Model confidence (mean pLDDT): 90 of 100. A computed fold for a 348-nucleotide part of an RNA from an uncultured Acidobacteriota bacterium, annotated as small-subunit ribosomal RNA, central domain. The full RNA is in RNAcentral, with records from ENA and SILVA. Rfam family: Bacterial small subunit ribosomal RNA.
[in-house]
Context: one part of a larger RNA
RNA sequence: CUGGGCGUAAAGGGCGCGUAGGCGGCCUAGCAAGUAGGUGGUGAAAACCCCGGGCUUAACUCGGGGCCGGCCAACUAAACUGCUGGGCUGGAGUGUGGGAGAGGAAAGUGGAAUUCCUGGUGUAGCGGUGAAAUGCGUAGAUAUCAGGAGGAACACCGGUGGCGAAGGCGGCUUUCUAGACCACAACUGACGCUGAGGCGCGAAAGCCAGGGGAGCAAACAGGAUUAGAUACCCUGGUAGUCCUGGCUGUAAACGAUGGAUACUUGCUGUGGGGGGGUUAAAGCCUCUGUGGCGGCGCUAACGCAUUAAGUAUCCCGCCUGGGGAGUACGGUCGCAAGUCUGAAACUC
Numbered sequence: 001c002u003g004g005g006c007g008u009a010a011a012g013g014g015c016g017c018g019u020a021g022g023c024g025g026c027c028u029a030g031c032a033a034g035u036a037g038g039u040g041g042u043g044a045a046a047a048c049c050c051c052g053g054g055c056u057u058a059a060c061u062c063g064g065g066g067c068c069g070g071c072c073a074a075c076u077a078a079a080c081u082g083c084u085g086g087g088c089u090g091g092a093g094u095g096u097g098g099g100a101g102a103g104g105a106a107a108g109u110g111g112a113a114u115u116c117c118u119g120g121u122g123u124a125g126c127g128g129u130g131a132a133a134u135g136c137g138u139a140g141a142u143a144u145c146a147g148g149a150g151g152a153a154c155a156c157c158g159g160u161g162g163c164g165a166a167g168g169c170g171g172c173u174u175u176c177u178a179g180a181c182c183a184c185a186a187c188u189g190a191c192g193c194u195g196a197g198g199c200g201c202g203a204a205a206g207c208c209a210g211g212g213g214a215g216c217a218a219a220c221a222g223g224a225u226u227a228g229a230u231a232c233c234c235u236g237g238u239a240g241u242c243c244u245g246g247c248u249g250u251a252a253a254c255g256a257u258g259g260a261u262a263c264u265u266g267c268u269g270u271g272g273g274g275g276g277g278u279u280a281a282a283g284c285c286u287c288u289g290u291g292g293c294g295g296c297g298c299u300a301a302c303g304c305a306u307u308a309a310g311u312a313u314c315c316c317g318c319c320u321g322g323g324g325a326g327u328a329c330g331g332u333c334g335c336a337a338g339u340c341u342g343a344a345a346c347u348c
Stems, first nucleotide, its partner, number of pairs: 003320004007302002012316001014201004021194003025088007033081002035077003039073004048066007091191001092188003095184004103177007110154001115149007125136002162169002206247006215241002220236004258315006266293010297304002321348003330341002333338001
């Protein structure tokens, strides 16, 4: 480069916004860059291929034809792509009116529970395990009642329920704020899709500075178990877990399934809205989301199956035998830990 691929065999970027680029709806007029047609010029000779000739043959050589995968010019065509002008509304967006939601940020606030402190009652145990022991307790524990302190998390509702691009989001109230959905069809008139670089977001752990610290708990200590036990079990326990500001930038960041659009039998549940209907409902129609099961088709099979892994188009990312190795080297970012990029020898 070409081909074939990417749910599970190697392979979808963790997710978004968006630059360049690539691709792009319907009607109409023009232009003629791409495109198509014939014409002319050029594409040296030799070589090569075909036909024929000359050396007794061949090599060799001579003649003719082909070839020279192209380039240039003017002319013609105008369907398609492109460009320019005009128009359209179905794509996209705006508007008006609605309802739903753990979407985000900040402030405030509530009850249950654990722990600790003070006081009351009360007495010999408590705790823990497979069984124990370490541990706590006559300096009065555990249990129980009252009061207080503090931190963290929000039982029930709660649901293959909802929201968010992903990570993720759950007590209640207020303020600020983003998106999606439905109805209407008033407005703009292709304003669109994707997206190399770039920018932003990004669980947990970890790092820096300052706070905070109830419970839990790496490390650590002790008790057990065991041949040993640097574990599993038990008693403790520090970072951390929490808050503010900054950094890190990873993950089985998973639907192991990139995004967009169109098309292609169904049944059934559930969230949000609308229509119709009713005294009120339900059955019915419709849009949007989220599940289960299954048909065509697809698939190596498993399975997927209108939320496609089906049928197609556009754009991006990625794969190319196993190990070596996500290593080395170089570069880049980072305070560090390390991240990103990413080989080869050798070997099977």